[in-house]
RNA sequence: CAGGAAAAAGGCAAACCAGUUCGAAAGACUGGGACGCAAAGCCACGGGUCUUCUGCCUGCGUGCAAUGAUCGCCGGGUUACCCUCU
Numbered sequence: 001c002a003g004g005a006a007a008a009a010g011g012c013a014a015a016c017c018a019g020u021u022c023g024a025a026a027g028a029c030u031g032g033g034a035c036g037c038a039a040a041g042c043c044a045c046g047g048g049u050c051u052u053c054u055g056c057c058u059g060c061g062u063g064c065a066a067u068g069a070u071c072g073c074c075g076g077g078u079u080a081c082c083c084u085c086u
Stems, first nucleotide, its partner, number of pairs: 002084003011037002016032005022027001035072001041078003045075003048070003052066001054065003057061001
């Protein structure tokens, strides 16, 4: 440099449960929990999905726009621990 089969020091933590002077919602956060994860670290950059406090309409919608959410949906960017079957 490349790679992640096996393992492991260490790390993260889905569903679910309880909570919060959080949020309109999606959701976020804290504690418990553990399905999984070799980037399940970070960045909403492209696509997807979700939301509707807001705007648009001869149309009132499974609409369009915009807003926000999701990086544990995929891709991309970026940084990094351990290990060495090849």

Record summary
Predicted 3D model of an 86-nucleotide RNA (c-di-GMP-I-GGC riboswitch aptamer). Of the family's consensus pairs, 95% are formed in the model. It was read from a public genome assembly, where an Rfam model found it.